[in-house]
């Protein structure tokens, strides 16, 4: 210096103002946020220099958590004479199938930019709540109201004092 084993620690940000309203961090207007690795022409520091070190993409290439799917175990219910089968719930595991599932253009500079500079856009798991939208019902001459179903949060609540991409360190083995 590179590789393997074991262990430790760490590993996600954001509703401020206004409007409507009995009630909204949920609707509307403005605002605000951006995990990990890679890619590197920018920036910073050091060096006479070759160079070295640090930072540098939400939307370029990958990865992670969540849901789904698949497998195993358990519970409940139903069906069956029975072996068993089906549905729902809980626990564990796996593949990474990519399904949910994601989002960028224009101008400039340059040999070269979806990364730099300027401008304008876009995206954001699951469950809950929800004054929004839609549908139906109902009261009313009407305006308008009420009820039911469904739908609406990147920022609130919850799983989560969790898990993890990975980062740093300790120790050990081998060269």
């Nucleotide at each position: 210096c590179g590789g393997g084993g074991u262990c430790u620690u760490c590993a996600g940000g954001g509703c401020g103002g206004g409007g409507u309203g009995c009630g909204a961090u949920u609707c509307c207007c403005c605002a605000c946020c951006g995990g990990c690795g890679g890619u590197a022409g920018g920036c910073c520091a050091c060096g006479c220099g070759a160079g070295u070190g640090g930072c540098g993409a939400g939307c370029c290439c990958g990865c992670g958590a969540g849901c789904g799917c698949c497998c195993g175990g358990g519970g409940c219910u139903g069906c069956g004479c029975a072996g068993g089968c089906a549905g729902c719930c809980c626990c564990g595991g796996g593949g990474u199938c990519a399904g949910c599932a994601g989002a960028c253009c224009c101008a400039g500079u340059c040999c070269g930019a979806u990364g730099c500079u300027g401008g304008g856009g876009c995206c954001g798991a699951c469950g809950g709540u929800g004054u929004u939208g839609c549908a139906g019902g109902u009261c009313u001459c009407a305006c308008g109201g009420c009820c039911u179903g469904u739908u609406c949060a990147g920022u609130c609540c919850g799983g989560a004092u969790g898990a993890a991409a990975g980062a740093a360190g300790a120790u050990u083995c081998g060269c």

Background: The RNA shown here (FMN riboswitch aptamer (RFN element)) has 175 nucleotides and comes from Ramlibacter montanisoli. Of the family's consensus pairs, 100% are formed in the model. The sequence is in RNAcentral, with records from Rfam. The organism belongs to Ramlibacter, within Bacteria. Rfam family: FMN riboswitch aptamer (RFN element). Gene Ontology term of the family: FMN binding. Model confidence (mean pLDDT): 77 of 100.